[in-house]
Predicted 3D model of a 1469-nucleotide RNA (small-subunit ribosomal RNA) from an uncultured organism. Model confidence (mean pLDDT): 84 of 100. Rfam family: Bacterial small subunit ribosomal RNA. The sequence is in RNAcentral, with records from ENA.
């Protein structure tokens, strides 16, 4: 990192139908519009209107009636207002709150409660006003003001007092106050009528109300335990603050609030502060403990623009009331007023982003009414979104010539694929078109049984039974019918994780990507196409929470080396705790009761055709609380033990710790002697001392510091630490003894004390040594390492610092749990005469090791094992032990200690390599010792550069540069220019057409070639064979890609290595065999040995050369034998010999003697032609260098096709300031020339190799014998040898370059060829740095010959002739082999990797300053408002009074506490 689940989601691509849900998370931003709280006339007076009835007036009209009025009545309606009740619920929201807000459990004896409900009791008898209306005025408008009248269930007094409150006294009963009954009678204190029914009437009864008072239900209030967020870089907080006493308010307790007193209260079990946040039930995960979240539904809280208040009220400090401040927005006549959607729709804005300005009250439900009813944006419905969840369909059987097509292809074929097409069938949905619900049943009304009260049959009530009538959803659900397969699939993955593979295209580009990581020309990882896989009306992607993650580990992690043990001791709180008896019962356990709202989750059952949704039962809800019981274990009180722990007696060890004295050695310095030219110092010098006398001696003194030997993984100390002797003060520890207390213990946050150096401060010392510094050296530099100097410091006393790899990287305490073996310290027992020596105890300290343990590596009675108990500390890498804050410090700092940002690994142990200016052993012409060259000079050649139309291309360290190329004038040629051809120079299929082509002449042309003239053949015909033209498959291509191959070769390297089976060992990579001990050229070979065999490499088998045998005998030899020539094996003859060829022998460390492990094996020696692989070759192991090579040859894949293809003529590959390899020829006397003379081997010759002879200086030429080759030719080998000559010069060395003259091959020698004469006669006098070949027939030096090849050789490949010198040796260079080591390398040191400095981005930190948000502090304001006093204006009800008045008592107003904005100043964050 990913695979699950889930989400009020969003975005992309697709979309059929239904159920049931769900839908402003962001802006508690702003709101247009509608609407969401009213009812009652059975509480009241008015008015407006319709009906309808009475009286009655006026017109018509005989009348009856009609029409207009005017009084009263009535049934109803409607309007505003007076009154009741209702608006404190429903409905939204999640700002604000870390609080008794919320959950649970409990308390109120410290309380209230409309309407209801249960009882009891009563509702007697006045009285004054008011609001509507009216008039009148003021204002735009909200609205206000006077004046006149009314009513009431409105208002106010008196009467009664069942009861209620207070006071007193018994009694009972519980508690810290208190409660309940009686008794007394003192004191206070109610009210309202409306509608019905009888009746004349008085009155009598019903219902609804209405007052006291009681029980209840449900609701509120206030208290209390326990639960539930982050922060300690917030540690101290608090003056109403904590508590009393009285006194005020409140329903009720209380500092609630006043006033006095005291001075208390909260906190490391986290107070105060700061951050975030509504709380539960539940939801999502998840095996479960747990982790996150708190949408929908459901309980409680909070809130209603923002802040502050209180009215009224049973109940509000009141979302749709009021009142003041503020913001904001409308309105206006500018004076002023008005408003709050976080009700439900809707609309702007902000946003990834969330519907209708819908319909009904039919249902449930609220609220008013006696009821009818009326209200309800609650709620029930429906509309919009695939937003989620359940469900269904897009068809079904059958159908191979395996259709077309598509797509791949080894071109056969596969594959989509029964899949389509066709036939046969059904018809859900969805469209039409018919028929049509459940939800509806109360109440109310009609008609009717029974009861209750009642005088009453009335009237009202209860209990029944039967009718009529109501439905927004809705012509919906559901059901039928009739058509026709008809209208209905897409999204996403196919490199591993992860299920699914191929072609195209593209070329590190476009892109992909959750991780790892595709992509640089053949991409299963990008894009498209096939084709699979997967979910499916949806698929994907983003975000987000849980899982996985045992990755915070209660279940359930670690800490020696990965990240982590405090530096060390003492001790406070806390934690933990030996043994025995009874007692408690707090934890613990159990049973009981009660809670633990519903819904959810689980089960069961039933309801919708299923589901998914609901309904009905049950179980749960692991919790909290009450009583009863148990009494092992913890606590907890009591008494006792000795083993843990202490004390105490005897000993003896010891660098433990402070303090004073005191000693020798040295080193330095100082006088003085002796001595003289140097010392020192270093890899080698200088600096420096020194003739002013130094080092060196000797002799005396002075003064500091540190203590040799003894000295030991010996001792002591809690850690730092601690060492010459004495002495004096002291602290632990051990060993023995047993006598004394009797758990007194253990660990230990905060704490407090120690605490190496280096550093500070203050005063002292100061001999060495010695940061800074100075000065010589080194070295590119040398701010270092060496050296010469030298201050602080290092030493002492007092005094900070407090930090180390303070480490055993291992906290500290207790118990267990095989052993060996040292060694310090006490004892014990035995032997002995004793010294000591053995056996044992306990305490330290080391090694090594079993069983455990551990990733391993290690650990192991002194654990890193087993197992309690306390502390401490860890959670990925850098940022970072920084920064910022607090602390401590004189500073230096020191302790606490973060985030942004950014990687994807950081680290551990062990394993195989590779490396090492690690180490051990070993080899090689590797270095050494030798010859000898290259590098310098002409030129030859091959590269590089350069230059050019073109200089065709490849090869680049070794291992590319006389290499491809064993031979570029033309051809070769692949490069260039310039002229032609286009199915083509070759090869070849198909179909169609024409009869010719070819070859030859002629014309033109630089050719190539065009153009002309000539011109078939077989067969009886079909038609064939040849050519050519067209056309289509295609041919070509030395075009790309050696980084897409095959072969091949090159290289380390002819170095000794490279591996496998089984076994064994490790958790594992992987070891072991391969490693040790010896030897060898070799993993050759012996021995050991958890290994024991093998395999490809070594060796040998093969060629060649050296020795000898046999065998053959011509073209070859010629010893004998004969001829013969000047002379030659010439002849004849012959095969001994030399040689040619075959076959055999031979050598094997066989044999002897030393060494050695008696093994391998090595030294010597012998015989031998050879002797220890005799020499040379051929012979290259697992692999390494993406080595070369597509241009030898094959080939995949791109590219091209009137050309990158093919033909011809000319060029060019042969260019030339340059630079490099690699050669040749030189520079001379070991020499050159000139003359004479000698001796090879190998090899090649008929398109050929040429003799003799002649011609010509000669290169060569005539010519043309011999030879298809042991016969004839190339072909004279040369060095050398013998003589001659030159004498040290730029020469009689050199021969470059140059000019003429020739020769040869060749179609052609200009560019661009060899040779030959003759003339020129240039560099060059042994060669810097450097570098190469060679161990013997080898270097050296000499010549022949061969292959390419017409022709060209200083190249290459062969061949022989002459023929040395050195090798002590392996320390060094370069290669390699095998053991170890070490490692941060594995692309493997050509490796990794560190700063600095530039530039750009990006984050934190600091910053004078500036601005905003919270908030304390102090003082100022002081709106409404309550509450207190005053209250002069005013004022019906009572009272006094005839009245007028005045009194009680209200009250505008005014005053004072209190206090919201707001302002001033100063501070935190």
């Nucleotide at each position: 990192u990913c695979a699950g689940a889930a989400c009020g989601a969003a975005c992309g691509c697709u979309g059929g139908c239904g159920g049931c849900g769900u839908g402003g998370a962001u802006a508690a931003g702003a709101c247009a519009u509608g609407c969401a709280a009213g009812u009652c006339g059975a509480a009241c007076g008015a008015g407006a209107u319709u009906u309808c009835c009475u009286u009655u007036g006026g017109u018509a009209g005989c009348a009856a009636u009609a029409c207009c009025g005017a009084a009263g009545g009535a049934c109803g309606u409607c309007u505003a207002g007076u009154g009741g009740c209702g608006a404190a619920c429903u409905g939204g929201u999640g700002c604000g709150u870390a609080a008794c807000a919320c959950g649970u459990g409990g308390g109120c004896a410290a309380u209230c409660u409309g309407c209801c409900u249960u009882a009891a009791a009563g509702u007697g008898g006045g009285g004054g006003a008011u609001a509507g209306c009216u008039c009148g005025g003021c204002g735009a408008a909200a609205g206000c003001c006077g004046a006149a009248u009314u009513a009431a269930u409105a208002c106010c007094g008196c009467a009664u007092g069942u009861g209620a409150u207070c006071a007193g006294a018994g009694a009972g009963g519980a508690c810290a106050u208190c409660c309940u009954c009686u008794c007394g009678a003192a004191a206070u204190u109610a009210a309202a009528g409306a509608c019905g029914g009888c009746g004349c009437a008085a009155g009598c009864u019903g219902u609804c109300g209405c007052u006291u008072u009681u029980u209840g239900u449900g609701g509120a209030g206030c208290c209390c335990g326990c639960g539930g967020c982050c922060u300690a870089u917030c540690a101290g907080c608090u003056a109403g603050u904590u508590g009393g006493u009285g006194a005020g308010g409140u329903a009720a307790u209380g500092g609630c609030u006043c006033a006095c007193c005291a001075a208390g209260g909260c906190u490391u079990u986290g107070a105060c502060g700061g951050g975030u946040a509504g709380c539960u039930g539940g939801u999502c995960u998840g095996a479960g403990a747990g982790g996150a979240c708190g949408a929908c539904c459901a309980g409680c809280c909070a809130c209603a623009c923002u802040g502050g208040a209180a009215c009224u009220g049973a109940g509000a400090c009141a979302c749709g009331g009021u009142c003041c401040a503020g913001a904001c927005a409308c309105c206006u006549a500018c004076g002023g007023g008005u408003g709050g959607c976080a009700g439900c729709a809707g609309u702007c804005g902000a946003g990834a982003a969330u519907u209708u300005u819908u319909c009904u009250c039919a249902a449930u439900g609220g609220g008013g009414g006696a009821a009818a009813c009326c209200c309800u944006g609650a709620a029930g419905g429906a509309g919009c979104a695939a937003c989620g969840c359940c469900g269904c369909g897009u068809g079904g059987a059958g159908g191979a010539u395996g259709a077309a097509g598509a797509u791949c292809u080894u071109c056969g074929g596969g594959u989509c694929g029964u899949a389509a097409a066709c036939u046969c069938c059904u018809u859900u949905c969805g469209a039409u078109c018919g028929a049509g619900a459940c939800g509806a049943a109360c109440g109310g009304c009609c008609c009717u049984g029974g009861g209750a009260u009642g005088a009453a049959c009335a009237a009202u009530c209860c209990c029944g039974g039967g009718g009529a009538g109501u439905g927004a959803c809705g012509g919906u659900a559901c059901c039928g019918a009739g058509a026709g397969a008809a209208g209905a699939a897409g999204c996403c993955c196919c490199g591993g994780c992860u299920a699914a593979c191929u072609c195209c295209g593209u070329g590190c580009c476009a892109g992909c990507a959750g991780c790892c990581g595709c992509g640089g020309u053949a991409a299963u990882a990008c894009g498209g196409g096939g084709g699979g896989g997967g979910c499916a009306a949806g698929c994907g992607u983003u975000g987000u929470u849980c899982g996985g993650a045992a990755u915070u580990a209660c279940u359930g992690g670690g800490c020696g080396u990965a990240a982590a043990g405090g530096g060390c001791u003492c001790g406070u709180a806390g934690g933990c705790g030996g043994c025995c008896a009874a007692c408690u019962a707090a934890g613990u356990c159990a049973g009981a009761c009660g809670u633990g709202a519903a819904a959810u989750c689980c089960c069961u059952c039933g309801g919708c055709u299923u589901a998914a949704c609901c309904g009905g039962g049950g179980a749960a809800c692991u919790g909290c609380g009450u009583c009863u019981g148990a009494u092992a274990c913890u606590g907890g009180a009591u008494g006792g033990c000795u083993u843990g722990a202490a004390u105490c007696c005897g000993g003896g060890a010891g660098a433990g710790g402070g303090a004073u004295g005191u000693g020798g050695a040295a080193u330095u310095c100082c006088a003085g002697g002796u001595g003289u030219a140097g010392c020192g110092g270093u890899g080698a010098a200088a600096u420096g001392c020194g003739u002013a006398g130094a080092u060196a001696u000797c002799u005396g003194g002075a003064g500091g510091a540190a203590c040799a030997c003894c000295g030991g993984u010996g001792g002591c100390g809690a850690a730092g630490g601690c060492g010459g002797c004495a002495u004096c003060c002291u602290g632990g520890a051990c060993c023995g003894g047993u006598a004394u207390u009797g758990a007194c213990g253990c660990u230990g946050a905060u704490g407090a004390g120690c605490g190496a150096a280096a550093g500070c401060c203050a005063g002292g010392g100061g001999a060495g040594c010695a940061a800074a510094c100075g000065g010589g050296a080194u070295u590119a530099g040398a701010u270092a390492c060496c050296c010469c100097g030298g201050u602080a410091g290092u030493c002492c006393u007092g005094g900070c610092c407090c930090u180390a790899a303070a480490c055993g990287a291992u906290g500290a305490a207790u118990g267990c749990u095989u052993g060996g073996u040292g060694u310090g310290g006490c004892g014990g027992g035995u032997a002995u005469c004793g010294a000591u020596c053995c056996c044992u105890g306990c305490c330290g300290u080391g090694c090594c090791g079993a069983a455990g343990c551990u990733a391993a590596c290690g650990c192991a009675u002194u654990a890193a094992g087993c197992a309690u108990u306390c502390c401490g500390c860890c959670u990925g890498g850098g940022g970072a032990g920084u920064a910022c804050g607090g602390u401590c410090g004189c500073a230096a700092g020191g302790c606490u200690g973060a985030a942004a940002c950014u990687c994807a690994a950081a680290g551990g142990a062990a394993u195989u390599g590779a490396c090492g200016g690690g180490g051990g052993c070993c080899c090689g012409c590797a270095c050494a010792a030798g010859c000898g060259g290259u590098g310098g000079a002409g030129c030859a050649u091959g590269u590089g550069g350069u230059u050019c139309a073109a200089u065709u291309c490849g090869a680049c360290g070794c291992a590319a540069c006389g290499c491809g190329a064993a031979g570029a004038a033309c051809c070769u040629u692949a490069c260039c220019c310039a002229g032609g051809c286009u199915u083509g120079a070759a090869c070849a299929g198909c179909g169609a057409g024409u009869g010719a082509c070819c070859a030859c002449u002629c014309a033109c042309g630089a050719a190539a070639g065009u153009g002309a003239g000539c011109u078939u053949c077989c067969g009886c015909a079909a038609g064939g064979a040849c050519a050519c033209u067209c056309g289509u498959a295609g041919a070509g291509g030395u075009g790309c890609u050696g980084c897409a191959u095959g072969g091949c070769u090159g290289u380390c390297g002819u170095c000794a290595g490279c591996u496998c089976g089984u076994g064994u060992c490790g958790u594992g990579a992987g070891a072991u065999g391969u490693u040790g001990g010896g030897u060898u050229a070799a993993g050759u070979c012996c021995c050991g040995c958890a290994a024991c065999g093998a395999g490809c490499g070594c060796a040998a088998c093969c060629c060649u050369u050296g020795u000898u045998u046999g065998c053959u005998g011509u073209u070859g030899c010629c010893a004998u034998c004969a001829g013969g020539u000047u002379a030659u094996g010439c002849u004849g003859g012959g095969c001994a010999c030399u040689c040619u060829g075959c076959a055999a022998a031979g050598a094997c460390u066989g044999c002897c003697g030393g060494u050695g492990a008696u093994a391998a094996a090595c030294c010597g020696g012998a015989g031998g032609a050879a002797g220890g692989u005799g020499g040379g070759g051929a012979u290259g192991a697992c692999g390494u260098c993406a080595a070369g090579u597509c241009a030898g040859c094959a080939u995949g894949g791109c590219c091209u096709u009137u050309a990158u293809g093919u033909c011809u003529g000319g060029g060019g590959c042969u260019a030339c300031a340059c630079a490099c390899g690699u050669g040749c020829u030189a520079c001379a006397a070991u020499g050159g020339c000139c003359g004479g003379u000698a001796c090879a081997a190998a090899c090649c010759g008929u398109c050929g190799c040429g003799a003799u002879a002649c011609c010509g200086u000669a290169a060569g030429g005539u010519g043309g014998a011999g030879c298809u080759a042991a016969u004839c030719g190339g072909a004279g080998a040369a060095a050398g040898c013998c003589g001659g000559u030159c004498u040290c010069a730029g020469u009689u060395c050199g021969g470059a370059u140059a000019g003429c003259a020739g020769g040869c091959u060749g179609c052609a020698a200009c560019u661009c060829g060899c040779c030959u004469g003759c003339u020129u006669g240039a560099a060059g006098u042994u060669g810097g740095a450097a570098u190469c070949g060679c161990u013997a027939g080898u270097a050296a030096u000499c010549g022949c010959g061969g292959a390419u090849c017409a022709g060209c050789a200083c190249g290459c490949c062969g061949c022989g002739g002459u023929g040395a010198a050195u090798a002590c040796g392996u320390u060094c260079c370069c290669g390699g082999g095998c053991c170890u080591u070490g490692u941060a390398c594995a692309c493997a040191c050509c490796g990794c990797c560190c700063g600095u400095c530039a530039c750009a981005u990006c984050a934190c930190g600091a910053a004078a300053g500036c601005c905003g948000g919270u908030u304390g502090u102090a003082c100022u304001a002081g709106a409404a408002g309550u509450c207190g006093c005053c209250a002069u204006a005013c004022c019906a009800a009572c009272c006094c009074g005839c009245a007028a008045g005045g009194g009680a008592g209200g009250g505008a107003g005014g005053c004072g506490c209190c206090u919201a904005a707001g302002g001033u100043a100063u501070g935190g964050u």